This is a predicted structure of a 466-nucleotide part of an RNA (small-subunit ribosomal RNA, 3' major domain) from an uncultured bacterium. Its mean pLDDT, the model's own confidence on a scale to 100, is 81.
Context: one part of a larger RNA
């Protein structure tokens, strides 16, 4: 000087407390461990791994396994040599395919008067350099990322103090969300952070525009205005704070996002990519068929659905936002109980389509039961995508109807348009969403407070630690 303390002081954070909804019990989905397996590819492992890489494993993907094949190779560049009906090529044979053989007929460009024959090129064959490796090392690395933490810190120049390591500044008194600002001060300044500048949102003016419409309004998007403790009152006063008020759509950082200091964890990633070194080279490279990544006594994690009456069923009916669409979205109409099919108007998009919003509300039935709750599981019959749904997709109809009676110890999220509940869309995508990313609708309860738990900041103290 740091780090640490079951030392002290001050302060903060959904950290506790006060509340609301959960998880932990059940069934199921997904991930992981374990076990199994020919293989169940690999990575991620306290917070900060476990719906994570994966924004979507039937084949492909695919890295794994079995079997069959290729060896200058699926791909690149170069050198040497070779041959003229040469590479290619319908068909045929072996084969699961890949691959291997055979092969009618047809067979490239340029030069030259001309060309199967000459020369050059492309292509092919043989050989050599080499290619190729999701093989190892993230403890050799770049780049990128997580984390403490959007916490308020981390430093420098000069000066001064100290023999020196170093200190001072950055401490102290206040104040703030903040090393934010003020005062004091052997310090005076400065830099990276904080804040501001950026984007969205709440109000409004002007301009322009399409849809709709009778202009306006609404909407779209470009330029502005607006908020700064600016004004007033009271209190303390330096900063500023506390209480109240005016004006205002908005009031004290208005709300949300982006933005992540010096550094820590030899944190993560050699399987995104790049890359040093090492390793294998008829194989640890490459191709194909099939299987596996989907196994299943079990354990954990994250979700979904429920256990019902604030509910379930049937019928009627109203209101979004944000997105996507030409190999696409698909209306009207028709067929089918339905999934879906036929059909094709319109739309290269404010115009058309996806599209119906859903909970809610109203009427009727149910009458507290393992039920008209719940929907797992299983059988049959179908539909869709796709060469192909057996391993292993999604959906529909009929039948079947399991556990589940509100979940122990423990544990998670959340302070307002938030939680909770409700649906909608998108990316991935042929098909497949309970996941993820967004969007709106309905819309709470509680916060006395900082004793305690956890994490963090500043000062101080102890130390046999560095």
């Nucleotide at each position: 000087u740091g780090a640490c303390g079951g030392g002290g002081g001050c302060c903060c954070g959904c950290a506790c407390a006060a509340g609301c909804a959960g998880c932990g019990g059940a069934g199921c989905g997904u991930g992981u461990g374990g076990u199994u397996u020919a293989a169940u590819u690999c990575g991620a492992u306290g917070c900060a791994a476990c719906a994570c890489g994966a924004a979507g494993a039937a084949c492909c993907u695919u890295a794994c396994c079995a079997a069959g094949g290729c060896u200058u190779g699926a791909c690149a560049u170069g050198c040497c040599g070779g041959g003229a009906g040469u590479a290619g090529g319908a068909g045929c044979c072996c084969g699961a395919a890949a691959g291997g053989g055979u092969g009618a007929c047809c067979a490239c460009c340029u030069g030259u008067a001309a060309a199967g024959u000459c020369a050059g090129g492309a292509g092919c064959c043989g050989g050599c350099a080499c290619a190729g490796g999701u093989g190892c090392u993230a403890c050799a690395u770049g780049g990128c990322u997580g984390u403490c933490g959007u916490c308020a810190g981390c430093u420098c120049g000069u000066g001064c103090c100290g023999u020196g390591a170093g200190g001072u500044g950055u401490u102290g008194g206040g104040u703030u969300a903040a090393g934010u600002c003020c005062c004091c001060u052997a310090a005076c300044g400065a830099g990276c952070g904080c804040a501001a500048c950026c984007c969205c949102u709440a109000u409004u003016g002007c301009u322009a525009g399409u849809u709709a419409a009778a202009u306006u309004c609404u909407c779209u998007a470009g330029c502005g205005a607006g908020a700064c403790u600016g004004c007033c009152c009271a209190g303390a006063a330096a900063a500023u704070c506390u209480g109240g008020g005016a004006g205002g759509a908005a009031g004290g950082u208005g709300g949300g996002g982006a933005u992540g200091a010096c550094g820590u964890c030899a944190a993560g990633u050699c399987a995104g990519c790049a890359u040093g070194g090492c390793c294998a080279u008829u194989a640890u490279g490459c191709c194909u068929u099939g299987g596996g990544c989907g196994a299943c006594a079990c354990a954990c994690a994250c979700a979904c659905u429920a256990c019902a009456a604030u509910g379930g069923g049937c019928g009627g009916u109203a209101c979004a936002a944000a997105g996507g669409g030409u190999u696409g979205c698909c209306a009207a109409g028709g067929a089918g109980c339905g999934a879906u099919c036929c059909g094709g108007a319109g739309c290269c998009a404010a115009u058309c389509c996806c599209a119906c919003a859903a909970a809610a509300c109203c009427g009727c039935c149910c009458c507290c039961a393992g039920u008209u709750c719940a929907g797992a599981u299983u059988g049959c019959a179908g539909g869709c995508u796709g060469a192909a749904a057996c391993u292993c997709g999604c959906c529909u109809g009929c039948a079947u109807g399991a556990a589940g009676g509100a979940g122990g110890a423990g544990u998670u999220g959340c302070u307002a348009g938030u939680a909770a509940c409700c649906g909608c869309a998108g990316g991935u995508c042929a098909g497949c969403a309970u996941a993820c990313u967004g969007c709106g609708g309905u819309g709470a309860a509680u916060a006395c407070g900082u004793u305690c738990u956890c994490g963090g900041g500043c000062c101080u103290u102890g130390u046999a630690c560095a």